This is a predicted structure of a 90-nucleotide RNA (Glycine riboswitch aptamer) from Aquibacillus rhizosphaerae. The organism belongs to Aquibacillus, within Bacteria. It was read from a public genome assembly, where an Rfam model found it.
[in-house]
RNA sequence: AUGAUUACAAGAGGAGAGACUACUUUUGUGGCGCCGAAGGAGCAAGCAACUAAUUGCGAAUCUCUCAGGCAAAAAGACUUUUGUAUGACG
Numbered sequence: 001a002u003g004a005u006u007a008c009a010a011g012a013g014g015a016g017a018g019a020c021u022a023c024u025u026u027u028g029u030g031g032c033g034c035c036g037a038a039g040g041a042g043c044a045a046g047c048a049a050c051u052a053a054u055u056g057c058g059a060a061u062c063u064c065u066c067a068g069g070c071a072a073a074a075a076g077a078c079u080u081u082u083g084u085a086u087g088a089c090g
Base pairs, nucleotide, nucleotide: 006085007084008083009082010081011080012079013078018032020031021030022029023028033070034069035068039066040064041063042062046057047056048055049054
């Protein structure tokens, strides 16, 4: 020196749902209605312990909608490119 995987940084792509309504110090605060792909929460199969009951571990793009979002902007899971580091395998 091959460079799996993982992490970070930058770039690109990136869905959904009312620019509804009231007030207003004007992009803010409420009311009602909605969305799921930041984050968060919940669980199956299975595994373990156990005489048993039960307990623990246990994923998500699933479910919930706390938070967030519902013109634009911002954000945005995920995909990808480059760089830096790591170094499975050989």